Predicted 3D model of a 77-nucleotide RNA (transfer RNA) from a Deltaproteobacteria bacterium. The source organism's lineage runs through Bacteria, Pseudomonadati, Myxococcota and Myxococcia. Its Rfam family is "tRNA". The prediction has a mean pLDDT of 80.
């Protein structure tokens, strides 16, 4: 400097190749049972899908631009 891939909840990862209110474990608070923790059950709460635009009736999903990070290949010393 040219390529690929990745970015969704606090971690890990899903959304069936555009479709309706984006969910799952796990962790976190509420109770429940236990003498007590822990284990196990029930509920709740957690999202500007990296970012700025486009396209579209619609966009995590299609195009571009730009930030992050991994990987590969060059240059220059």
């Nucleotide at each position: 400097g040219g390529g690929a891939c990745u970015g969704u909840a606090g971690c890990u990862c899903a959304a069936c190749u555009g479709g309706a209110u984006a969910g799952a474990g796990c962790a976190g608070g509420u109770g429940a049972c236990u003498u007590c923790u822990a284990a196990u059950c029930a509920c709740c709460a957690g999202g500007u899908u990296g970012u700025g635009g486009g396209u579209u009736c619609a966009a995590u999903u299609c195009c571009c631009g730009c930030c992050a990070g991994u990987c590969c290949c060059g240059c220059c010393a």